[in-house]
C1' cells in the first nucleotide's frame, strides 16, 4: 500500500465482499510449565446459611460467665469484686468511611474555568483565655405482672464525661447608636458605647472539656462554555416570569406563602418522545475523526418499590427509625419478622463468567492513653488457556536414500536425515537436601509471616513425561490420487458439484500459526462509501417549474477611532494512573518503579493593529433616479374583418356519394354528392413567417383603439453602497380535471356500428357525448428540458442575424465601410470532461449565497401531518430482497432502417416434380428379430460400387470357454493336414486310414498339437473426452499481422473515400508504410498450329491381290496416337475516363478481354457428421455384451413423405430397310464364325494378356408402310401357364425369356425444382460392385440440339458502407403484465389486550409545620399555694405517598378478513418495450 466482483471487451460511476488491528467474549478440536492481569456484558430477578462495624472499665452503676487469690468448712460446695477481666445496661466516639450496583437521570448530572462581599465544617494543627458552685432524675439490678413470640407494663431503688440551674467572661453572637477606611452593585472591614447568652470531671503521669481567632480537610450554592437521536414532536409555561413583604435555610433564591404586574422560553430547535450514568481514559486511524465507558482513578445516583422525617459536624442514612405497597417467612390467628446492587454461596435467566477458602503477617480504617479488639477493605491462596508475556516438547552425526504409505509416464518420484543406529545435553516436570527477603512496628522481655517449606540454591536419574489446529480454485502462502455424479455437500465475495472435481468427502503431500488454532459476534480501518482535512449534481443518484422577498450568510474606495475576532509574551490551572521518550528492578519479557514530555483546553494579565468586525466621517467605478430616443405575437379590456368548414332556404341537376390497403357501416330517387344565390352560427387567424422578436417561467400571432409592465441605446443632472443571494413565506404557473352559468361550427376521450384479426375491449373507417370556447372560482402538476440555480469578474478568434449609437464616405438621401453596446445562433483554440461533448450565452478560471444527491428494488409507496369540493398534491420511512442497477464509448450480430453491389435470386424462357402404376430410401405400425447410423437447407436411389447362404452387426435354437485370432512363461507330446465311414440341422463327436516333422555344436532351436498362467476378444457405451476424415456457409471475397500514428482504454487507422473489377482486381487520393493467408496465375484437360516418332493406328501417291475389305509390299503426306513447342498480352486502332485503372467498339486471329471445363476451399461458424472404415482415453462384459453353427430376419404393410423410371400418345406406336460414335471392360475372363431354339439360351470353341481379338447391335436419325384420336395397334402394372441361366441351395427372397392376361393413367390442386450454350431437352453406349441379381440407382461416354435474359421494384442468399439497439448463448435474442402454486416480511381492519406520562375529582398513612390543649407535668422562674409561667400527651388544620373514579393523549402486542410487495430451472394467456420492435417512444 491494496484486491475480487456489473461487460464479448473498455473507461467511469457505484454498491457488495476480502486481506489488518481489537475484545470482560462465547463455541468446536486440542492441551506440558510458569509469571502478570482480568472473570454475571443477561433478571436493579428471588434469596437458604455463615460472615462483612464496632470499640472504650483510663466515663459510670456494677458482676451474668471464666480464671486466679483469699476465707469457711459438711473436700466440693459456699462466701468475698480482692485481682485478671467483663455479658447485659447508662454514657462517649464511630456507624454519612470503606465495599456494591448503574435503576433513574439529557440535568449545573458530568467536564472545564470562575464566583461565594450569600455559606457550614466533628476528629486534626496553631494561638489566647477559662475549666467555679449546686440540683433533680433515669437505665441496669430487685419485686410483681401481660404475651405463643417479638416485645413489654407497674412499683421500689441507684451512678456518671447523661440532664438541669446559678456565677464568671471578651478580640464571640444578636440588636441599636456614633465614627474611620476600602470596594465590586447589593456592600465589606475596623474603633467606641449599651442590653442579652455559655463550662464536667477523672487522675500517678496522660487525656479531656468550654469560648474565640485562624489553618487544613470535607461539604453546600451560583455562573460561562461543552455534552446523543427524532420536526412524521412547533409551539410551551399560572409559582409560570418579575416586583413588594413575610416565613424558612448553614447560606442566596418563588425555596414557600400573601398581594401586585403579565411576563418568560422557542427555528442558534423551546416543549414532547426515544435512548443513556458523566469524565480521566480504552480500541482503531497517518491524522482529522469514528466507536466504547469492563478492570484502575475522580464525580454523581441508588440500596425490595414509593413517601417521610428523626439523630447528628455531616444522612433525609445499603447491613437506622416510621408509614404505604408487593413478595417471603414464623404464629397459639391475637400478632410479629425480613430486605446479598457487601464477601462467599443457592435457584433462575442465559451462548456465557469462579471458593459457602486462609490471614489480619503487610497496607489502610474505627475505637481506645495503650496493650489490643474489629475489619469478606485489604493481603494471599483455589478454579477456568479468558488475555498478555516467557520457556519446553531435545542437540549433533547418520543413505543401500531401509520398511511402510502415497503417486507414477512403471523408469522412478515423494514422505526423507525424517526414522532406525551412534555420540551428547538435562531447561521444564519428577525426586532428595538446604531455604529466604517481605519486619516497619509494638513490647519490660519473650515473641510475632496468611502466602509457605513458596520463590531461590544444590544433588540425582533418564530423551526419558510433553503437539495440535486451520487451510491448499482466485483474492491468498500451499496439489495430487481415489470416492461421489446438480446427489451428498461447500461457500467471506466471485462461485464449485450434471462420470476424468487442484472448490464436496477421504488419503498422501504441502502451507500458515503454534499450547494453541479455527469459527461466530461486535467496533474501527481499508471506505475520499457523509468528503472540515477530502466528493459531487448536462447524460451515471442529484438544480426547487418560475419570480418576489423576511431572517440569515457574504459584501466597493478612503480617513480616524476601539481592540470583539485575530497574532504574541507571561502567569494560573489542565489530579493521579494511562500514552510517548530516557533510565532502573524481577535470569528475560509481560509487569512494576523513577524522571521528562504531552495533555492540542479554559482563565487572568502585558503588548501589536495589517486584515475581518463595531462606531464616526468622506467618495463614486456597484446599484438606483432623472432627461432624450428606440424595437417588440409582453399583459388586460372593448370594438371590428375576410377566407374556410358545417347547417338552413331557394334554383340547376341525376344516381350515386363517401371511405379504404381492400371493403363495409353511413348518406342518397322523400332527390344526396356536384353547382349557383341568399342567410345563420361558432371557432381559428393562410400569405408575411425566419436558425426572427418579446416575456421570470408557463407562454404570446387577423386588424383598430384605450390602459399598462419590462428591456435596450445615448447623456452624466441627482442619491451615495441604498448591493448579491435567499431557509421559512408570498405570488404566477401548459394541458387535463372540478364547480356555477353561458356557448357549441369543426375536432373529439367515453360509447355505438363497420372492418382487420386466432382473438382485437386497439391501430383503419362511419357516427358521436363530455371536453375544447367565454365569465367567475378551484386544482398546482408535466420529458414545467438547455434534463445545465442566481449574481459578479477574468480568459484566442471567425461568421451570421435582431435592436440602438458614433465615425468615414456621399452636395443630400439611400446603399456601403470601420467601430461600439445589448440580445439570438453556428464553427472553433487553450482549458475542462469517464467519454460524448462544453468552449466569452462555459460544462474553463475564481469568489458569494441557496437547493439537492449518497447502490438497485420495495417506493415517491405505507403510516402520521398539512392543503384540496373531489381527483389528488406536498412532506416521507421501514421490514424484506438482489450483487449488482447505471453512464459513455468499442467490436460484432440483428432490424418488418437506409445506400451501393452480386448470384438461375427474381423476372423472361425450356423441361419437370406434386395426380397414376412401379422401383428405391425414410417415418410409422408390426415382429422373436424386422441390426446400426444419417434428421431443415447441409438425412431420406445417404453409409450400401450390389442382404437367397455368406455378408450380418439382429432373433430363435444348439455348442465352446486361454477361446475363431496375437504374443510370452512353464510343462508335455511329435505330428498336423488330408481321405473314408457312422450319428446329427450343422457346428461337432466317435471310429478307421496315412505319417511317426525339420535343423543341430546333442546343450538346444524352429514348426505343430495338448495343458497352465499372463491374457485374447467386444460392430458394447460415450462423436458432449479425442485424433483423423467429411459436410456447410462458399470459389463468397474476404481474414489478419509488423512498425508507425490516434485514443486513458476496449480499439481505430491500414481494410475507409472517388472510380473500376468476377475478385481487398487494379488506379487515384489519404497518417500511414509494408507484409502474410485467401483472389488471380503456376497444374490437368478440350479447342488451332508446328516439330519429333510411326505399331496393333492411317492410306494421298507407287505396286500386288480380292466378290469385297490397308488384305499385302511399301509410305509418313493426311487422320490419329505419344511427347515437346508456338499461340492471347487489352498487344494494335478509335470513343469515353482524372494524360489513371479500366471500359465500349473495331481489326487481325483457331481462339478476345478469366477462351470452355476440372483439381484447388483463407480466418473461422455449426459441442454439425462419424467410437459401425481406422486409431484412441475412460467406463462396462469375461462359461459372455466373446466365439462357432443351423434356420429365420434386415425383403413384413392400414398409412405418410422423399428420389427416380414408365406413361398418358400421331413431333407418336408398330413393322421392314438403312447410316453415323465415343468412353470403357476382358484369362476363374471377353468369347467371334458356325449349328440350334419363337426366345432367354444351348452346343462349340477361332481369336485375344488387347490402338491387333471379343463385348459391340449404337439409339434417336433417314427411307418406306400401317394405325387415325379410341382407354386405342397408347400404356404396360397385375396375374396364370411354360421355360432359361447363375448358384451347395432361387419357398420365405433372384434376374431373364415365351404364350396369355391388359389395371391405373387422357398432362396432374395448393405449391415447388433444375437449367444461360454444345447448356436445357432428348437418344442410346460403357464401367465399378458382382456367382447371379433387385441397376429404373451411381459414375462416365458420345449423338441430335434449342428458347430467353426488358431489367433489379419484389422473394431468397451473400458482400461493403452507414444508422438504431435494453441483443453478446448475439432476434430461434431480450423482455412486460394479469392469472394459477408455494414461501416470507409489511400495511389496513370490526375489535381485543397491555404499558407510559399527564389531567380532573375523591380518599388521605407516616411525618414536618401551624392551632388548640378542659388532660398530664421531677429539675428552671414567680410565688408559696390544693397555684401560675413554661413544657407535653391528645385533638384539629395545610401539605402529603400509595389507592379509587373518569374522559382523553401516546406507544406496543394479537386479530377473521383484505391490500399491494418480494422471491421461487422448465405452469396459463397474450406481445407492451428494446430495430421505424412492426401504431416512434416517453412525461
Nucleotide at each position: 500500500a491494496g484486491a475480487g466482483u456489473u461487460u464479448g471487451a473498455u473507461c467511469c460511476u457505484g454498491g457488495c465482499u476480502c486481506a489488518g488491528g481489537a475484545u470482560g467474549a462465547a463455541c468446536g478440536c486440542u492441551a506440558g510449565c510458569g509469571g502478570c492481569a482480568g472473570g454475571c456484558u443477561u433478571a436493579a430477578c428471588a434469596c437458604a446459611u455463615g460472615c462483612a462495624a464496632g470499640u472504650c472499665g483510663a466515663g459510670g452503676g456494677g458482676u451474668a460467665a471464666c480464671a486466679u487469690u483469699g476465707u469457711g468448712c459438711u473436700u466440693g460446695c459456699a462466701c468475698a469484686g480482692a485481682u485478671g477481666a467483663c455479658g447485659a445496661c447508662c454514657g462517649g466516639c464511630g456507624c454519612a468511611c470503606g465495599g456494591g450496583u448503574g435503576c433513574g437521570u439529557a440535568a449545573c448530572a458530568c467536564g472545564u474555568a470562575u464566583a461565594g462581599a450569600a455559606u457550614c465544617u466533628a476528629c486534626c494543627u496553631u494561638a489566647u483565655a477559662c475549666u467555679a458552685g449546686g440540683g433533680a432524675a433515669u437505665a441496669g439490678c430487685c419485686u410483681u405482672u401481660g404475651g405463643a413470640a417479638a416485645c413489654g407494663a407497674a412499683g421500689a431503688u441507684u451512678a456518671a464525661u447523661g440532664c438541669c440551674c446559678u456565677a464568671u467572661a471578651g478580640u464571640a453572637u444578636a440588636u441599636u447608636g456614633u465614627u474611620u477606611u476600602g470596594g465590586c452593585a447589593u456592600c465589606a472591614a475596623g474603633a467606641c458605647a449599651a442590653u442579652a447568652u455559655u463550662a464536667a470531671a477523672g487522675g500517678u503521669u496522660a487525656c479531656g472539656g468550654u469560648a474565640u481567632a485562624a489553618g487544613a480537610u470535607g461539604a453546600c450554592u451560583a455562573u460561562g462554555c461543552g455534552u446523543u437521536c427524532u420536526a412524521u414532536u412547533a409551539g410551551c409555561u399560572a409559582g409560570a416570569u418579575g416586583g413588594u413583604g413575610u416565613g424558612g435555610u448553614a447560606a442566596c433564591g418563588g425555596c414557600a406563602c400573601a398581594c401586585c404586574a403579565u411576563g418568560g422560553c422557542a427555528a442558534c430547535g423551546a416543549u414532547a418522545g426515544a435512548u443513556a450514568g458523566g469524565g480521566g481514559c480504552c480500541c482503531u486511524g497517518a491524522g482529522a475523526g469514528g466507536g466504547g465507558g469492563a478492570u484502575c482513578c475522580c464525580c454523581c445516583a441508588c440500596a425490595c418499590u414509593g413517601g417521610u422525617a428523626c439523630u447528628g459536624a455531616g444522612a433525609c442514612a445499603c447491613g437506622g427509625c416510621c408509614c404505604a405497597g408487593a413478595c417471603u417467612c414464623c404464629u397459639a390467628c391475637g400478632g410479629g419478622a425480613g430486605g446479598c446492587a457487601g464477601c462467599a454461596g443457592u435457584g433462575g435467566g442465559g451462548a456465557a463468567u469462579a471458593u459457602u477458602g486462609c490471614a489480619c503477617a503487610a497496607u489502610g480504617g474505627g475505637c481506645g492513653a495503650a496493650a489490643g479488639c474489629c475489619u469478606g477493605a485489604u493481603g494471599c491462596a483455589g478454579c477456568g488457556a479468558c488475555g498478555c508475556c516467557g520457556c519446553g516438547u531435545g542437540a549433533g552425526g547418520g543413505a543401500u536414500g531401509a520398511c511402510g504409505g502415497c503417486c507414477u509416464u512403471c523408469g522412478g518420484g515423494u514422505u526423507g536425515u525424517a526414522a532406525a543406529c551412534c555420540u551428547c545435553u538435562u531447561u521444564c516436570a519428577g525426586u532428595a537436601g538446604g531455604g529466604a527477603a517481605g519486619a516497619a512496628g509494638c513490647g519490660a522481655a519473650a515473641g510475632u509471616g496468611a502466602c509457605g517449606g513458596u520463590a531461590c540454591c544444590u544433588g540425582c536419574a533418564g530423551a526419558a513425561g510433553a503437539a495440535g489446529c486451520a487451510c491448499c480454485g482466485g483474492c491468498u502462502a500451499a496439489c495430487u490420487a481415489c470416492g461421489u455424479g446438480c446427489c451428498a455437500g461447500c461457500a467471506g465475495c466471485c462461485g464449485c458439484g450434471g462420470u476424468a472435481a487442484u472448490a464436496c468427502g477421504u488419503a498422501g503431500g504441502g502451507u500458515g500459526c503454534g499450547a494453541g488454532c479455527g469459527u461466530u459476534a461486535u467496533c474501527c480501518g481499508g471506505a475520499a462509501u457523509u468528503a472540515u482535512u477530502g466528493g459531487g449534481c448536462g447524460u451515471a443518484a442529484a438544480g426547487a417549474g418560475c419570480u418576489c422577498g423576511u431572517a440569515g450568510g457574504c459584501g466597493g474606495u478612503u480617513u480616524g477611532u476601539c481592540g470583539c475576532g485575530u497574532c504574541u509574551g507571561u502567569c494560573g490551572u489542565g489530579a493521579a494512573a494511562g500514552u510517548c521518550c530516557g533510565g532502573g528492578g524481577c535470569u528475560u519479557a509481560a509487569c512494576c518503579c523513577c524522571g521528562g514530555a504531552u495533555c492540542u483546553g479554559c482563565g487572568g494579565u502585558g503588548g501589536g493593529u495589517a486584515c475581518g468586525g463595531g462606531c464616526a466621517g468622506a467618495c463614486u467605478a456597484g446599484a438606483g433616479u432623472g432627461c432624450a430616443g428606440u424595437a417588440g405575437g409582453g399583459g388586460a379590456g372593448a370594438c371590428u374583418g375576410g377566407a374556410a368548414u358545417u347547417c338552413c332556404u331557394g334554383g340547376u341537376g341525376u344516381a350515386g356519394c363517401g371511405g379504404u390497403g381492400g371493403a363495409a357501416u353511413g348518406c342518397g330517387c322523400a332527390g344526396a354528392u356536384a353547382u349557383c344565390a341568399g342567410g345563420a352560427g361558432g371557432a381559428a387567424c393562410a400569405c408575411c413567417g425566419a436558425u426572427g422578436g418579446c416575456g421570470a417561467a408557463g407562454g404570446c400571432a387577423g386588424g383598430u383603439c384605450u390602459c399598462u409592465g419590462g428591456g435596450c441605446u445615448g447623456u452624466a443632472a441627482c442619491u451615495g453602497a441604498c448591493g448579491c443571494u435567499g431557509a421559512g413565506g408570498a405570488g404566477c404557473g401548459a394541458a387535463a380535471g372540478c364547480a356555477u352559468g353561458g356557448g357549441g361550427a369543426g375536432c373529439g376521450a367515453a360509447c355505438a356500428g363497420g372492418a382487420u384479426u386466432a382473438g382485437a375491449u386497439a391501430c383503419c373507417c362511419u357516427g358521436g357525448u363530455a371536453g375544447u370556447c367565454c365569465a367567475u372560482g378551484c386544482c398546482g402538476u408535466a420529458a414545467a428540458c438547455g434534463u445545465u440555480g442566481g449574481g459578479c469578474a477574468c480568459u484566442a478568434g471567425g461568421u451570421g442575424u435582431g435592436g440602438g449609437g458614433a465615425c468615414c464616405a456621399u452636395u443630400c438621401c439611400a446603399c456601403g465601410g470601420u467601430u461600439u453596446c445589448c440580445g439570438c445562433g453556428c464553427c472553433g483554440c487553450a482549458g475542462c470532461u469517464a467519454a460524448c461533448g462544453c468552449a466569452u450565452u462555459a460544462a474553463g478560471u475564481g469568489c458569494c449565497c441557496c437547493g439537492c444527491c449518497u447502490g438497485g428494488g420495495g417506493a415517491g409507496u405505507a403510516c402520521g401531518g398539512c392543503c384540496g369540493c373531489a381527483a389528488g398534491g406536498c412532506u416521507a420511512a421501514a421490514a424484506c430482497u438482489c450483487a449488482a442497477a447505471g453512464g459513455a464509448a468499442u467490436u460484432g450480430a440483428c432490424g418488418g432502417g437506409g445506400g451501393c453491389c452480386c448470384g438461375c435470386a427474381c423476372a423472361a424462357g425450356c423441361g419437370g416434380c406434386g395426380g397414376a402404376g412401379c422401383a428405391u430410401g425414410c417415418g410409422g405400425a408390426u415382429u422373436a428379430a424386422u441390426u446400426c447410423g444419417a434428421u431443415g437447407c447441409a438425412a431420406c436411389g445417404c453409409g450400401a460400387a450390389g442382404a437367397a447362404c455368406c455378408u450380418u452387426a439382429c432373433c430363435a435354437a444348439g455348442g465352446c470357454u486361454u477361446g475363431a485370432c496375437a504374443u510370452g512363461u512353464u510343462c508335455u507330446c511329435g505330428a498336423u493336414c488330408g481321405c473314408c465311414g457312422u450319428a446329427g440341422a450343422g457346428a461337432u463327436a466317435c471310429g478307421g486310414u496315412u505319417u511317426c516333422c525339420c535343423c543341430u555344436u546333442u546343450g538346444g532351436g524352429g514348426c505343430g498339437g495338448g495343458a497352465u498362467c499372463a491374457c485374447a476378444g467386444g460392430u458394447g457405451g460415450u462423436g458432449c473426452a479425442u485424433g483423423g476424415u467429411u459436410g456447410u456457409c462458399g470459389u463468397c471475397a474476404g481474414c489478419u499481422c509488423g512498425u508507425g500514428u490516434c485514443g486513458u482504454g476496449a480499439g481505430a487507422u491500414g481494410u475507409u473515400g472517388g472510380g473500376u473489377u468476377a475478385a481487398g482486381u487494379c488506379c487515384c487520393g489519404c497518417a500511414a508504410c509494408g507484409a502474410g493467408c485467401g483472389c488471380a496465375a503456376c497444374c490437368c484437360u478440350c479447342g488451332u498450329u508446328c516439330c519429333a516418332u510411326g505399331u496393333u493406328g492411317c492410306c494421298a501417291g507407287c505396286a500386288c491381290g480380292u466378290a469385297a475389305u490397308g488384305g499385302u509390299g511399301g509410305g509418313g503426306a493426311c487422320u490419329c496416337a505419344u511427347g515437346g513447342g508456338a499461340g492471347a498480352c487489352u498487344g494494335c486502332c478509335g470513343g469515353g475516363g482524372u494524360c489513371a485503372a479500366c471500359u465500349c467498339g473495331g481489326a487481325g486471329g483457331a481462339a478476345g478481354g478469366c477462351g470452355g471445363g476440372g483439381a484447388c476451399g483463407a480466418c473461422g461458424u455449426c459441442a454439425a457428421a462419424u467410437c459401425a472404415u481406422c486409431a484412441u482415453g475412460c467406463c462396462c462384459c469375461u462359461u459372455a455384451u466373446g466365439u462357432c453353427u443351423u434356420g429365420g430376419g434386415c425383403u413384413u404393410c392400414a398409412c405418410g413423405c422423399a428420389u427416380g423410371c414408365u406413361a398418358c400418345a400421331a413431333u407418336g406406336g408398330c413393322c421392314g430397310g438403312u447410316a453415323c460414335a465415343a468412353u470403357g471392360g476382358g484369362u476363374u475372363g471377353c468369347g467371334a464364325u458356325a449349328c440350334u431354339g419363337u426366345g432367354a439360351g444351348g452346343u462349340g470353341g477361332a481369336g485375344c494378356u488387347a490402338a491387333u481379338c471379343c463385348c459391340a447391335a449404337a439409339a434417336a436419325g433417314c427411307c418406306g408402310g400401317u394405325c387415325u384420336c379410341a382407354g386405342u395397334u397408347c400404356g404396360g402394372a397385375u396375374u396364370g401357364g411354360g421355360g432359361u441361366c447363375u448358384g451347395c441351395a432361387a419357398c420365405u427372397c433372384g434376374a431373364c425369356c415365351c404364350c396369355a392376361u391388359g389395371a391405373a393413367g387422357u398432362c396432374g390442386g395448393a405449391g415447388u425444382c433444375g437449367c444461360u450454350a454444345g447448356u436445357a431437352a432428348u437418344c442410346g453406349c460403357a464401367g465399378a460392385u458382382c456367382a447371379g441379381c433387385a441397376a429404373c440407382g451411381c459414375u462416365g461416354c458420345g449423338g441430335u440440339g434449342a428458347a430467353u435474359a426488358c431489367g433489379u421494384u419484389c422473394c431468397c442468399g451473400g458482400g461493403c458502407c452507414u444508422u438504431g439497439u435494453a441483443c453478446a448463448c448475439a432476434c430461434c435474442g431480450c423482455c412486460c403484465g394479469u392469472c394459477a402454486a408455494g414461501u416470507c416480511a409489511c400495511g389496513a381492519a370490526a375489535g381485543u389486550c397491555g404499558g407510559u406520562a399527564a389531567c380532573a375529582c375523591c380518599c388521605g398513612a407516616a411525618g414536618c409545620c401551624g392551632g388548640u390543649g378542659g388532660c398530664c407535668u421531677a429539675a428552671c422562674c414567680c410565688u408559696u399555694g390544693u397555684g401560675g409561667g413554661g413544657g407535653g400527651a391528645g385533638c384539629c388544620g395545610u401539605c402529603g405517598a400509595a389507592g379509587g373514579u373518569g374522559g382523553g393523549a401516546c406507544c406496543a402486542g394479537c386479530g377473521a378478513u383484505u391490500g399491494g410487495g418480494a422471491c421461487u430451472a422448465a405452469g396459463u394467456c397474450g406481445u407492451a418495450a428494446c430495430a421505424a420492435g412492426g401504431u416512434a417512444a416517453c412525461c

Model confidence (mean pLDDT): 84 of 100. Small-subunit ribosomal RNA from Micrococcus sp. SS13.21, 1483 nucleotides, folded computationally. Rfam family: Bacterial small subunit ribosomal RNA. Gene Ontology terms of the family: ribosome and structural constituent of ribosome.